[in-house]
Predicted 3D model of an 86-nucleotide RNA (c-di-GMP-I-GGC riboswitch aptamer) from Evansella vedderi. The organism belongs to Evansella, within Bacteria. The prediction has a mean pLDDT of 85. The model forms 90% of the base pairs in the Rfam consensus.
RNA sequence: UUUGAAAAAGGCAAACCUUGCGAAAGCUGGGGACGCAAAGCUACGGGCCUAAAGUAUACGUUACAAUGGCAGCCGAGUUACCAAAA
Numbered sequence: 001u002u003u004g005a006a007a008a009a010g011g012c013a014a015a016c017c018u019u020g021c022g023a024a025a026g027c028u029g030g031g032g033a034c035g036c037a038a039a040g041c042u043a044c045g046g047g048c049c050u051a052a053a054g055u056a057u058a059c060g061u062u063a064c065a066a067u068g069g070c071a072g073c074c075g076a077g078u079u080a081c082c083a084a085a086a
Base pairs, nucleotide, nucleotide: 001085002084003083004082011036012035016031017030018029020027021026034072040078041077042076044075045074046073047070048069049068054064055063056062
């Protein structure tokens, strides 16, 4: 520098249960493992989720709407462990 076939020190942890927070999406801690070679970090581009405030309204179990979220959807940026090859 390239790669992640195999192996592996070590790492993360979906669903679900549970504690707390939240309007919700979702998040935090504990348990738990479906998986992950960046499943580390950043909402920058795309995408997705929610819909409190607000606006509209046919007044409804309505529509629009992010200033709220998702990095375990894709891309980009950035940092790093192990191993193999050169």